[in-house]
Context: one part of a larger RNA
RNA sequence: CACGGCUAAGGAACUCGGCAAAUUGACCCUGUAACUUCGGGAUAAAGGGAUCCCAUUCAGCGAUGGAUGGGACGCAGAGAAAUGGCCCAGGCGACUGUUUAUCAAAAACACAUGGCUUUGCUAAAUCGAAAGAUGAUGUAUAAGGCCUGACACCUGCCCGGUGCUGGAAGGUUAAGAGGAGAUGUUAGGGGUAACCCGAAGCGUUGAAUUGAAGCCCCAGUAAACGGCGGCCGUAACUAUAACGGUCCUAAGGUAGCGAAAUUCCUUGUCGGGUAAGUUCCGACCUGCACGAAUGGUGUAACGAUCUGGGCACUGUCUCAGCCACGAGCUCG
Numbered sequence: 001c002a003c004g005g006c007u008a009a010g011g012a013a014c015u016c017g018g019c020a021a022a023u024u025g026a027c028c029c030u031g032u033a034a035c036u037u038c039g040g041g042a043u044a045a046a047g048g049g050a051u052c053c054c055a056u057u058c059a060g061c062g063a064u065g066g067a068u069g070g071g072a073c074g075c076a077g078a079g080a081a082a083u084g085g086c087c088c089a090g091g092c093g094a095c096u097g098u099u100u101a102u103c104a105a106a107a108a109c110a111c112a113u114g115g116c117u118u119u120g121c122u123a124a125a126u127c128g129a130a131a132g133a134u135g136a137u138g139u140a141u142a143a144g145g146c147c148u149g150a151c152a153c154c155u156g157c158c159c160g161g162u163g164c165u166g167g168a169a170g171g172u173u174a175a176g177a178g179g180a181g182a183u184g185u186u187a188g189g190g191g192u193a194a195c196c197c198g199a200a201g202c203g204u205u206g207a208a209u210u211g212a213a214g215c216c217c218c219a220g221u222a223a224a225c226g227g228c229g230g231c232c233g234u235a236a237c238u239a240u241a242a243c244g245g246u247c248c249u250a251a252g253g254u255a256g257c258g259a260a261a262u263u264c265c266u267u268g269u270c271g272g273g274u275a276a277g278u279u280c281c282g283a284c285c286u287g288c289a290c291g292a293a294u295g296g297u298g299u300a301a302c303g304a305u306c307u308g309g310g311c312a313c314u315g316u317c318u319c320a321g322c323c324a325c326g327a328g329c330u331c332g
Stems, first nucleotide, its partner, number of pairs: 001326001004323004009318002013316001018313001027049004035040001037150001051072009073077001085311007092303002097109002114147006125134003151298004156228003161225002163221005170216003176210002181205005188197003229247005256290001257287001268284005
């Protein structure tokens, strides 16, 4: 040093933190709170018992089990091993489950529930070049996508932007159709010549006109993506502003919650707990920068979850000591 065992007095003073260790423990009896979805919570908590022998007695066909009384032994009777510490409060997630094989097990994922949306069957969706296959030997109480995440109470306003759905009057709009016109070429004509004109045909271009969806446009739609104001004044103490004015907006955050897993200032202020509390709990609301299925607020049960407190317990500590075994050391 490692792994075990014991320890006076104290008992968390240790420490980021009771990490680790200790306590508890199987079985029988008594007893058991708040809360609750009435199932639970619950082994809640808190207490008691236990070995062996004899006698009496009860139940049973019996094996055996129990009751009462008396007695015996040991340091020790659930005589070894194995075998829950408990309580209070809060956050998060309803729950059992799943996950970063090899630093993360969680509040992350999933989940039952709820909603939106697509799809009428040769379904939509997916794989594939296709054939074909899955979907499904299913058929809207089905299948796919997205979001939410038990349950309870609820889920407000905004369609201006983006998206999606519907509409088709008008504007714009491709290839194509169309072919006005222009132009190249030249039989021919003119000209002394240079050169000019130039039909048909064949080329090269090419205006008007026509021409779908889309876009512009018009509606709908937020459990679609998303968004949800500012300034000034005002009440007979003061303070505050139910009230008024004004500007802007598509609309200005409703219920509920709130220094919060969100609060910068901040160790906010008040109360509780402590002798003393940047943490914790309860309030307040001045929400830098909560807020309603990117769900809001609660919530019994559950959790190797996170946070604060308490009881019990202890070498975590005050502060160390001793013992055993192993390594170290010596020899080989």
Molecule: large-subunit ribosomal RNA, domain IV
Organism: bioreactor metagenome